Predicted 3D model of a 95-nucleotide RNA (c-di-GMP-I-GGC riboswitch aptamer) from Hungateiclostridiaceae bacterium UBA3922. It was read from a public genome assembly, where an Rfam model found it. Its Rfam family is "c-di-GMP-I-GGC riboswitch aptamer". Gene Ontology term of the family: cyclic-di-GMP binding. Its mean pLDDT, the model's own confidence on a scale to 100, is 84.
């Protein structure tokens, strides 16, 4: 350096519950405690995935007489790093 112990000393906290913010994904604060060697940090200018209230665009769709209104999809908005990713970084046996 690679690695990662029934090592030491601290650490984070998933479901689920109260509470608080959001339209929603979530997301904050308690309890909780599934796991976690990066589960510390970064969401515009890396992929993935969530979400989508108002608002934009599309069309061989659906109602509807128009006028509109609804589903979809786009792109935009939010959001997730406990999905891969980068970036940092503690402790040490074996090997």
């Nucleotide at each position: 350096a690679c690695c990662g112990a029934c090592a030491a000393a601290g650490g984070c906290a998933a479901a689920c519950c109260g509470g608080g913010c959001g339209a929603a994904a979530g997301u904050c604060c308690g309890g909780g405690g599934c796991g976690c060697a990066a589960a510390g940090c970064u969401a515009a200018a890396g992929g993935g995935c969530c979400u989508u209230a108002u608002g934009c665009c599309g069309g061989a769709c659906c109602c509807g007489g128009u006028a509109g209104g609804g589903a979809c999809g786009g792109g935009g908005u939010g959001g997730c790093a406990g999905c891969c990713a980068g970036c940092u970084g503690c402790c040490g046996a074996a090997g």

Taxonomically the source falls in Oscillospiraceae (Bacteria, Bacillota, Clostridia, Eubacteriales).